Overview
A computed fold for a 67-nucleotide RNA from uncultured Brevinema sp., annotated as transfer RNA.
Order: sequence, then structure tokens, then C1' cells
RNA sequence: GGGAGUAGCUCAGGGGUAGAGCAUCGCCUUGCCAAGGCGAGGGUCGAGGGUUCAAAUCCCUUCUCCC
Repeated sequence: GGGAGUAGCUCAGGGGUAGAGCAUCGCCUUGCCAAGGCGAGGGUCGAGGGUUCAAAUCCCUUCUCCC
């Protein structure tokens, strides 16, 4: 100097109510398990500040990791 940090994990989302897959829990299905279907819970978006009617997103500083 460049890149990354968002759910337990892997990652989307690049100004307008934060999402998916897997995992967890419940129900359905089955003689039982697995698979499958339906639903639920779970987030200070690394931290602080600024801009804006409104920031995960733009700007500044800073922490951690990778090159």
C1' cells in the first nucleotide's frame, strides 16, 4: 500500500424496515432412523466519530486477520 471483518458456520446485500444456505428447535411424513416438506428462534453489520430526513452501505480515525 491492497483485501477481508454482517446469525453458531460459510457468505450475499454497495443510501430507504438486514437476507440465503448449512446448523439448532418444533410440527408433518415413517413401524424406527435417514431423507423430504412446513414453520420458529437467533444480528449493538469489528469499534468510535462525521455526512444525510435516513448509513451494513459514503467519509475520517482505530482494532484484528490475510497478501
The source organism's lineage runs through Bacteria, Pseudomonadati, Spirochaetota, Brevinemataceae and Brevinema. It matches the Rfam family "tRNA". Rfam's curators write: Transfer RNA (tRNA) molecules are approximately 80 nucleotides in length. Rfam links the family to the GO term triplet codon-amino acid adaptor activity. RNAcentral holds the sequence, with entries from MGnify.